[in-house]
RNA sequence: GCCCCCGUAGCUCAACUGGACAGAGCACGAGAUUUCUAAUCUCGCGGUUACAGGUUCGAUUCCUGUCGGGGGUA
Repeated sequence: GCCCCCGUAGCUCAACUGGACAGAGCACGAGAUUUCUAAUCUCGCGGUUACAGGUUCGAUUCCUGUCGGGGGUA
């Protein structure tokens, strides 16, 4: 250089062939329980879906470019 895969919450991951509000677990905060802590339970917080453009009534999903990570190849 060329080819392939990946990029979603602080972390690990979902999201079925493009469809209604993007969710779960852990973490974090508050409360309950407990003498206290831990554990458990309840509630809450948290997202420019890497970035920019395009297609579409509608994009996390499809197309193009850029950036980043991983792998293959000489």
This is a predicted structure of a 74-nucleotide RNA (transfer RNA) from a Tepidisphaeraceae bacterium.
Its mean pLDDT, the model's own confidence on a scale to 100, is 80.
The same sequence occurs in records of 2 taxa.
The organism belongs to Tepidisphaeraceae, within Bacteria.
RNAcentral holds the sequence, with entries from ENA and MGnify.
Its Rfam family is "tRNA". About the family: Transfer RNA (tRNA) molecules are approximately 80 nucleotides in length. Rfam classes the family as a transfer RNA.